[in-house]
């Protein structure tokens, strides 16, 4: 030179611990700001802030009550394992 491949940010999927059911949280609109394969750059994705519209699924035992236990709900949190997972230029690893 060619060809072939690893590896981000993140997603899915068990199962384990937790919130919150007094509504936090997810989601969705806007605006602003970051992070993103070993370098550049760069979003369909992603992650913080603020602002904005919408909005819920509770039951059961025990208790004098506070409240605790279960069994549920929620586009709920965390961490594990397991598959998935850079767009161009370069760079790594293999072969020729």
């Nucleotide at each position: 030179g060619a060809c072939a491949g690893a590896g981000u940010a993140g997603g899915g999927a068990a199962a384990c611990c937790g919130c919150g059911u007094c509504a936090a949280g997810u989601g969705c609109c806007g605006g602003c700001a970051g992070a993103u394969g070993g370098g550049a750059u760069g979003u369909c994705g992603c992650c913080g802030c603020c602002g904005g519209a919408c909005g819920a699924a509770g039951g059961u035992a025990c208790g004098a009550a506070a409240g605790u236990a279960c069994c549920g709900c929620g586009a709920u949190g965390g961490a594990u394992u397991c598959c998935c997972g850079c767009g161009u230029c370069c760079g790594c690893u293999g072969u020729c």